Record summary: Predicted 3D model of a 72-nucleotide RNA (transfer RNA) from an archaeon. It matches the Rfam family "tRNA". The family's RNA type in Rfam is transfer RNA. Its mean pLDDT, the model's own confidence on a scale to 100, is 81. The sequence is in RNAcentral, with records from ENA.
[in-house]
RNA sequence: GCCGGAGUAGCUUAGCGGUAAAGCACAGGUUUCAUAAGCCUGGUAUCGGCGGUUCGAAUCCGCUCUCCGGCA
Numbered sequence: 001g002c003c004g005g006a007g008u009a010g011c012u013u014a015g016c017g018g019u020a021a022a023g024c025a026c027a028g029g030u031u032u033c034a035u036a037a038g039c040c041u042g043g044u045a046u047c048g049g050c051g052g053u054u055c056g057a058a059u060c061c062g063c064u065c066u067c068c069g070g071c072a
Stems, first nucleotide, its partner, number of pairs: 001071007010024004018055001026042005048064005
């Protein structure tokens, strides 16, 4: 330099055009002499960045940043 893959909540992942989901973690409650576990409730992501297409974009297109792999 060229080709391909990944980037979504604190962490691990889902979602592949129609208001972003789950587990763990976290906060409050319940229970206990107390802690843990269990149960109930709740907050947290403008989807790496910028632009474009579209009535509508995490999703499609372009550029770009970071990481991983292959080729040279």